Predicted 3D model of a 350-nucleotide part of an RNA (small-subunit ribosomal RNA, central domain) from an uncultured bacterium. Rfam family: Bacterial small subunit ribosomal RNA. RNAcentral holds the full RNA, with entries from Greengenes.
Context: one part of a larger RNA
RNA sequence: CUGGGCUUAAAGCGUGUGUAGGUGGAGUUCUAAGUACCUUGUGAAAUCCCACGGCUCAACCGUGGAACUGCUGGAUAUACUGGUUCUCUUGAGGUACCUAGGGGCGAGCGGAACAAGUGGUGGAGCGGUGAAAUGCGUAGAUAUCACUUGGAACGCCAACGGUGAAAACAGCUCGCUGGGGGUAUCCUGACACUGAGACACGAAAGCCAGGGGAGCAAACGGGAUUAGAUACCCCGGUAGUCCUGGCCCUAAACGAUGUCCACUAGAUCGCAGCGCCUUUGACGGCGUUGUGGUCGAAGCAAAAGUGCUAAGUGGACCGCCUGGGAAGUACGGUCGCAAGGCUAAAACUC
Numbered sequence: 001c002u003g004g005g006c007u008u009a010a011a012g013c014g015u016g017u018g019u020a021g022g023u024g025g026a027g028u029u030c031u032a033a034g035u036a037c038c039u040u041g042u043g044a045a046a047u048c049c050c051a052c053g054g055c056u057c058a059a060c061c062g063u064g065g066a067a068c069u070g071c072u073g074g075a076u077a078u079a080c081u082g083g084u085u086c087u088c089u090u091g092a093g094g095u096a097c098c099u100a101g102g103g104g105c106g107a108g109c110g111g112a113a114c115a116a117g118u119g120g121u122g123g124a125g126c127g128g129u130g131a132a133a134u135g136c137g138u139a140g141a142u143a144u145c146a147c148u149u150g151g152a153a154c155g156c157c158a159a160c161g162g163u164g165a166a167a168a169c170a171g172c173u174c175g176c177u178g179g180g181g182g183u184a185u186c187c188u189g190a191c192a193c194u195g196a197g198a199c200a201c202g203a204a205a206g207c208c209a210g211g212g213g214a215g216c217a218a219a220c221g222g223g224a225u226u227a228g229a230u231a232c233c234c235c236g237g238u239a240g241u242c243c244u245g246g247c248c249c250u251a252a253a254c255g256a257u258g259u260c261c262a263c264u265a266g267a268u269c270g271c272a273g274c275g276c277c278u279u280u281g282a283c284g285g286c287g288u289u290g291u292g293g294u295c296g297a298a299g300c301a302a303a304a305g306u307g308c309u310a311a312g313u314g315g316a317c318c319g320c321c322u323g324g325g326a327a328g329u330a331c332g333g334u335c336g337c338a339a340g341g342c343u344a345a346a347a348c349u350c
Stems, first nucleotide, its partner, number of pairs: 004321003007304002012318001014201004021194003025088003030083002033081002035077002038074002041071002049065006091191001092188003095184005103177007110154001114150008125136002162169002206247006215241002220236004258317006266295012299306002323350003332343004
């Protein structure tokens, strides 16, 4: 390289937007680049192959043929691919009307709980555990009532539910804003799919600067436990957790399942629409579109399982794998303030 693979055996980039490239719907005209066939020239000799011949055979050698699968010029064909012309509407996009939603950003407001402060009642314990102790408390704690201040998070609704590309998103109201779905089939007329690089977003922790700090809580201190206890349990407690701006760029970033398209039994439940039927309507029935689940035919699979949300049957494009360890390490490069990230071996060993 061919070939084989990527849910769990090695293997889908964390996710998207998109450049080059690759691929691309229906009909028509021309072209003839690819393609097919015929042909011109060339494709040195030797070698390989075939036939015959020469050394007593063979190796070896000679003669002839074939081959040299290629390149080149010309002729023909035009189904397919490409180029070109005109056209089409089903892919894609748009428009009109309707519509669901914790999608995003900003501002304002709210109640419960918690903590602190002040004051009242009260008067000896509280707290904590397996049991205790450290700790708090007559300078009045715990408990209880009132008020004030503060920060963080939003119970019930709540779902097997919704939205978002993913990460993620939930008190209420307002403002700004992205995307989606349905119906009409009105407009454009292939405008599409994928996507190396690139760019953007990207939980938590961590970093820089400035704020904030109720609760929780790495580190740390103390009390226990224990042979010890750098832990598990308890009392404290600082970074941090929160906000603004700037970095970091990693996760079991998981459906461990790349994106898009087409096709291939059903059953059932939920969410958001639309249409028809039912005496109108609630309700119900039938159908249909999108979306989220469960079960399951065929098929697939080593099995578990999967099964129109495929891991089935095919197509387009990208990424990735190639025995275990050494190692996601060293070195180099690059990015970063750092921590470190990305890229990524070998010796050796089994």